[in-house]
Context: one part of a larger RNA
């Protein structure tokens, strides 16, 4: 060299843990902003480089509750203080204070910088010092932020189609505007079929069904049942008044236009009109009051064990006992109902609050006749041209709509899938509406056949930090000493504030490069062989 054993050294695997994640459930909350957010610069501690806090009253200042023995934030080190029943810290709640930049708003400007106007005040004065005020834009108001979920307006590709054009992928990703705690939609110009139904919208079922489709790939309903929820209402016009404009007059009016105000609001028609009659009945989705209850902040009581071995240490063992409207969770030197912190269960109120009820207040109905008035126009329709819908232009209805024409007025109009007729049904061209649906940046309690430091979030740690990039924008490694620092007094040996031997602490050096401490890889001794 090589094996064999034993003893290190290295390195940080695995095993335990958990301070952080991770998916969700219930229930709050669903906004913040010109009273200047949202996110940041820059200051602030007795020392102060960072996190936090907080703003020249700067880990803070008041006041009110709460608490009740410590204390001056991670943070252990010095120093100096604060506080103990004359109540510090700390907890809640309401104020004060809150530099500069940011919508940024007196101009400007290379974000935290520079620089005016004009009152007032210190003033004789100023290239001066304070305060206030000057944005768009006269006022109300608005403007910027903010995670998702909602409408609208735009809108792709890759991809499938085993290539690829219609078609798909998709009205998806993107982009733009805009709302709220939700948002849309919504009270039949409806669905239906000889029977009826009766606003939205959601969810199961109808149904991968009818269709539709280079009938390929694919896409893909609806009536009808079940349920969640539940609720309907207002204008515009006719008619009437009051006030006004204009025209005209014969100066008495009359005829137009407008504000106001009442009136009315529908389809078995209804309204107006005229003629009777009633003084009532129900709602309240809108305001304003009172009221008792009811929740509610910090928080306050809140039962019940003892003793032996073992052992550094008892909650494990072993005897004997107690509580439970409390055997949830942590913690405590090892596995605690009775050690602590809690929990069940009781209380307790600054405040705001939703929900009931009352009271004001607001809605809110009859009967009969009909000559005649009304009843949403460049709108229904209808040709071209585009969409939407299960329908890709098809026999192709309905809906939306750019672009041309262009009705009717209730003996009227639309509509039931070309058209046409008979029957039904419905009353467009104005407008509002909870609830049931969707989401969760955040907040409070809670769960986990979820994860345990190459995993779980990029981040269990000063992390969207250190670094990288001209910039968008990329993006990290890095947890563990012990029950408790008791963190090694003190000697030697060293140039030593390295290191090492003793010494001592500790249950154990776990020794701070600090629980375990696997392999690689590198050593030291000993046998044995070459």
């Nucleotide at each position: 060299g090589g094996c064999a054993c034993a003893c290190g050294g290295g390195g940080g695997a695995u095993g335990c843990c958990u301070a952080g994640g991770c998916u969700c459930u219930c229930a709050g909350a669903g906004g913040c902003g010109a009273u200047g957010a949202a996110g940041g610069a820059c200051g602030u501690g007795a020392u102060a480089a960072g996190c936090u806090g907080c703003g020249a009253u700067a880990a803070g200042c008041u006041u009110c509750g709460g608490g009740g023995a410590u204390u001056a934030g991670c943070a252990a080190a010095u120093g100096u203080g604060a506080g103990a029943u004359u109540g510090a810290u700390c907890c809640g709640a309401a104020g004060a204070u809150u530099u500069c930049c940011g919508a940024a708003u007196g101009g400007g400007g290379c974000a935290a910088c520079c620089u005016a106007g004009c009152a007032u005040a210190c003033u004789g004065a100023a290239g001066g010092u304070a305060u206030g005020u000057u944005g768009u834009a006269a006022a109300a108001u608005a403007c910027g932020c903010g995670a998702a979920c909602g409408c609208g307006c735009u809108g792709a590709a890759c991809u499938g189609a085993a290539a690829c054009a219609u078609c798909u992928a998709a009205g998806u990703a993107g982009g733009c505007g805009u709302a709220g705690g939700a948002g849309a939609a919504g009270a039949a110009a409806a669905u239906a079929a000889u029977a009826a139904u009766g606003a939205u919208u959601u969810c199961c079922c109808a149904a991968g069904u009818a269709g539709u489709g280079g009938c390929g790939a694919g896409c893909g309903a609806a009536c009808g049942g079940g349920a969640a929820a539940g609720a309907g209402c207002c204008c515009a016009a006719a008619c009437c008044a009051a006030c006004u404009u204009u025209g005209u007059u014969a100066c008495g009016g009359c005829a137009u236009g407008g504000u106001u105000g009442g009136g009315g609001u529908u389809g078995u028609a209804g309204g107006g009109c005229u003629g009777c009659g009633a003084a009532g009945u129900g709602g309240c989705a809108u305001u304003a009051g009172c009221a008792a209850a009811c929740a509610g902040a910090a928080g306050u009581g809140g039962a019940a064990u003892g003793g032996g071995a073992u052992g550094g240490g008892a909650a494990g063992c072993c005897c004997a006992g107690c509580g439970a409207u409390a055997c949830a969770c942590g913690g405590u030197g090892a596995u605690a109902g009775c050690c602590c912190u809690g929990u069940a269960c009781a209380c307790g109120u600054a405040u705001a609050g939703a929900a009931u009820g009352c009271u004001a207040g607001c809605c809110u109905a009859g009967c009969a006749g009909u000559a005649c008035c009304c009843u949403g126009a460049g709108u229904a329709c209808c040709g071209c041209g585009g969409g939407g819908u299960c329908g890709g232009a098809g026999a192709c209805g309905c809906c939306c709509u750019g672009u041309g024409g262009g009705a009717a007025u209730c003996u009227g109009u639309c509509a039931g899938c070309a058209c046409c007729a008979u029957c039904u049904g419905a009353u467009a061209a104005g407008g509002c509406u909870a609830a049931a649906u969707a989401c969760u940046c955040c907040u409070g309690a809670g769960a986990g056949a979820c994860c345990g430091a190459u995993a779980g979030u990029g981040a269990a740690c000063u992390a969207g930090u250190a670094c990288c990039g001209u910039g968008a924008g990329g993006g990290a490694a890095a947890g563990g000493u012990g029950a408790a620092a008791a963190g090694a007094a003190c000697c030697u040996c060293g140039a030593a504030c390295a290191g090492a031997g003793g010494a001592g602490u500790g249950a154990a050096a776990a020794g701070a490069a600090c629980c375990u401490g696997a392999a690689a890889c590198c050593g030291u001794g000993u046998g044995c062989u070459u």

Predicted 3D model of a 530-nucleotide part of an RNA (large-subunit ribosomal RNA, domain I). Rfam family: Bacterial large subunit ribosomal RNA.